The RNA shown here (transfer RNA) has 71 nucleotides and comes from a Parcubacteria group bacterium. Rfam family: tRNA. Rfam classes the family as a transfer RNA. From the family's description: Transfer RNA (tRNA) molecules are approximately 80 nucleotides in length.
[in-house]
RNA sequence: GCCGGUGUAGCUCAAUGGCAGAGCGGUGCUUUCGUAAAGCAAAGACGGGGGUUCGAUUCCUCUCACCGGCU
Numbered sequence: 001g002c003c004g005g006u007g008u009a010g011c012u013c014a015a016u017g018g019c020a021g022a023g024c025g026g027u028g029c030u031u032u033c034g035u036a037a038a039g040c041a042a043a044g045a046c047g048g049g050g051g052u053u054c055g056a057u058u059c060c061u062c063u064c065a066c067c068g069g070c071u
Stems, first nucleotide, its partner, number of pairs: 001070007010024004018054001027041004047063005
């Protein structure tokens, strides 16, 4: 330099154009003499820019970071 892949919550992962979810974790509350466990509740994310579309995590494009291959 070229090619491919990955990027979503604090962590591990879903969601193939129509309300962004789950598990674990953190917080608050209930329960307990207290702690843990358990139960309930709320909070929390689409790497960034642009485009297509009535509507984009999803399609196109550029770019950034990481991983792999070729030279």
NCBI's taxonomy places the organism under Bacteria, Bacteria candidate phyla.